[in-house]
The RNA shown here (transfer RNA) has 86 nucleotides and comes from Propionibacterium sp. The coordinates come from a structure-prediction model, not an experiment, and the mean pLDDT is 81. Taxonomically the source falls in Propionibacterium (Bacteria, Bacillati, Actinomycetes, Propionibacteriales). It was read from a public genome assembly.
RNA sequence: GGUGGCGUGUCCGAGCGGCCGAAGGAGCGCGCCUCGAAAGCGCGUGAUGGGUCUCCCAUCCGUGGGUUCAAAUCCCACCGCCACCG
Numbered sequence: 001g002g003u004g005g006c007g008u009g010u011c012c013g014a015g016c017g018g019c020c021g022a023a024g025g026a027g028c029g030c031g032c033c034u035c036g037a038a039a040g041c042g043c044g045u046g047a048u049g050g051g052u053c054u055c056c057c058a059u060c061c062g063u064g065g066g067u068u069c070a071a072a073u074c075c076c077a078c079c080g081c082c083a084c085c086g
Base pairs, nucleotide, nucleotide: 001085002084003083004082005081006080007079010026011025012024018069027045028044029043030042031041032040046060047059048058049057050056051055062078063077064076065075066074
């Protein structure tokens, strides 16, 4: 330099145009159980901004653009990582 794959919440990781802030798991918080803990079980748990602020709204899927009524998902460029080729 060329080709291919990948980038999603604190972490791992599904998704393959609409039912999607988005499965599932880990972690964490609270509770149950226990003499106490571990294990197990139940519930909860992203960020930023705004509001009439026990709640509600908007935006965010590496970054920026494009296609579409509608994009995490399709296209382009760039950034990063991995593999192969030269």